The prediction has a mean pLDDT of 82. Transfer RNA from Niastella sp. OAS944, 76 nucleotides, folded computationally. Its Rfam family is "tRNA". Gene Ontology term of the family: triplet codon-amino acid adaptor activity.
[in-house]
């Protein structure tokens, strides 16, 4: 440099045909216990990598850019 895949909550991942962005773990509070752990209930946590475009409507479709990974090529 070329091609392909990927980027969503702190972490790991979902989201059907374009139609209200979710789960588990972690965190906080309460509860439970003599106390801790476990358990239970609730809460909080998001610029869906960035910027544009299409659309009544975009996590999802299109373009550009950035980052990660893989393969190939190039230089030495």
């Nucleotide at each position: 440099g070329a091609u392909g895949a990927c980027u969503u909550a702190g972490c790991u991942c979902a989201a059907u045909u374009g139609g209200u962005a979710g789960a588990g773990c972690a965190g906080u509070a309460u509860u439970c216990u003599g106390a801790u752990a476990c358990g239970a209930u609730a809460c909080a946590g998001g610029u869906u990598g960035a910027c544009a475009g299409u659309u009544c409507g975009a996590g999802u479709c299109u373009g550009u850019c950035a980052g990660u990974c893989a393969u190939c090529a190039c230089c030495a």